[in-house]
Predicted 3D model of a 314-nucleotide part of an RNA (large-subunit ribosomal RNA, domain IV) from Prionitis lanceolata. The source organism's lineage runs through Eukaryota, Rhodophyta, Florideophyceae, Halymeniaceae and Prionitis.
Context: one part of a larger RNA
RNA sequence: UUAUAUUGAAGGAACUCGGCAAAUUAACUCUGUACGUUCGCAAUAAAGAGGGCCGUAAAAAUCGGUAGCAUGAAAACGGAAGCAACGACUGGUUAACAAAACCACAGGACUCUGCAAAUUAAUAAAAUAAGUAUAGAGUCUGACGCCUGCCCGGUGCCUAAAAACGAUAAACUCAGGUUUUUGCUUGCGUUAUAACUUUAGGUAAACGGCGGUUCUAACUAUAAGAAUCCUUAGGUAGCGAAAUUUCUUGACGGGUAAAUUCCGUCCUGCAUGAAAGGCGUAACGAUUGCUUCACUGUCUCCAAUAUAAAUUCA
Numbered sequence: 001u002u003a004u005a006u007u008g009a010a011g012g013a014a015c016u017c018g019g020c021a022a023a024u025u026a027a028c029u030c031u032g033u034a035c036g037u038u039c040g041c042a043a044u045a046a047a048g049a050g051g052g053c054c055g056u057a058a059a060a061a062u063c064g065g066u067a068g069c070a071u072g073a074a075a076a077c078g079g080a081a082g083c084a085a086c087g088a089c090u091g092g093u094u095a096a097c098a099a100a101a102c103c104a105c106a107g108g109a110c111u112c113u114g115c116a117a118a119u120u121a122a123u124a125a126a127a128u129a130a131g132u133a134u135a136g137a138g139u140c141u142g143a144c145g146c147c148u149g150c151c152c153g154g155u156g157c158c159u160a161a162a163a164a165c166g167a168u169a170a171a172c173u174c175a176g177g178u179u180u181u182u183g184c185u186u187g188c189g190u191u192a193u194a195a196c197u198u199u200a201g202g203u204a205a206a207c208g209g210c211g212g213u214u215c216u217a218a219c220u221a222u223a224a225g226a227a228u229c230c231u232u233a234g235g236u237a238g239c240g241a242a243a244u245u246u247c248u249u250g251a252c253g254g255g256u257a258a259a260u261u262c263c264g265u266c267c268u269g270c271a272u273g274a275a276a277g278g279c280g281u282a283a284c285g286a287u288u289g290c291u292u293c294a295c296u297g298u299c300u301c302c303a304a305u306a307u308a309a310a311u312u313c314a
Stems, first nucleotide, its partner, number of pairs: 001309008010300002014298001019295001028050004036041001038143001052066004067071001079293007086285002091103002107141007119127002144280004149210003154207002156203005164197001170191003174187005211229005238272001239269001250266005
């Protein structure tokens, strides 16, 4: 000096990206327990109190006595509370830097499929399934509560119609070549045509999309309103400086002596928005941000001890 432990005056997060690490708490009995809530929870909430041995007997309370620094005398053994974000939850995940807000999930919706089912590329076999639409397959969303607006012009899918297009793929007649025949082959003609393309309609919990300019109220400001251009239609409810906000440390309020963080509100949404779901939400979380109490060598500011190692000297 390093590592691992133990202890520490006064202060107590001033450390630091951040209380990281450490400390605190702890088991049992009794008392007591808020907001919220899906009435199950929250909850061991929080906050308090107690303890040895003896009198004591079959067992035991009150009470009394008594030893100790200390009685759950060692060890084992939750720190607690509040606000918000995300995800409902239990569960799963990058074997060996990521456990999460990712995946899954119950629930919701759409599409395909009538069984010789759809689907698994095709042949075959097998699965689906010794199942049969309350079944099976695919896609999206993701408990629950309140909801899920407008657009079918484009792309996709579905349906329908008739005209055109469309395979040197099918059948037939006739005439040739060849052959004993069946047949093979060349040419003209006739018949029946598939998907596709085109047209029309439907379909957004299909892929997707959801405007601009000018003016206007008897202070000012603002614009319920008016005009105009464009569009298939011009963003509804909700939420909103947000895990989304560039300008930006937006503005106001709260909290602090002081806060680019945090919480509430506003709306001027660069570039929110409704199953790539919108907004809430009790419970849950080794998740993320912020705060308080307790606690402490994290720090002010380091010191000592034990063990091990390194180094130096002998």